[in-house]
RNA sequence: GGGGCUGUAGCUCAGUUGGGAGAGCACCACACUUGCACUGUGGGGGUCGCAGGUUCGAACCCUGUCAGCUCCACUA
Numbered sequence: 001g002g003g004g005c006u007g008u009a010g011c012u013c014a015g016u017u018g019g020g021a022g023a024g025c026a027c028c029a030c031a032c033u034u035g036c037a038c039u040g041u042g043g044g045g046g047u048c049g050c051a052g053g054u055u056c057g058a059a060c061c062c063u064g065u066c067a068g069c070u071c072c073a074c075u076a
Base pairs, nucleotide, nucleotide: 001072002071003070004069005068006067007066010025011024012023013022019056027043028042029041030040031039049065050064051063052062053061
């Protein structure tokens, strides 16, 4: 330098013929308990790595770019 994969909540991830942003764990509150834990109920938290473009509409399609992993090439 070139190719491939990945990037979504604090963490692990789901979401693929473009239209509702979600699950588990974690966190907070309440109930339960003498108290804690467990359990149950409820709640908060994300403009989907970043910037543009296409579209009535983009996590999803296109372009550029950043980061991680990996393969190839080059140099020494």
Predicted 3D model of a 76-nucleotide RNA (transfer RNA) from a Fidelibacterota bacterium. Model confidence (mean pLDDT): 83 of 100. It matches the Rfam family "tRNA". It is annotated as a transfer RNA.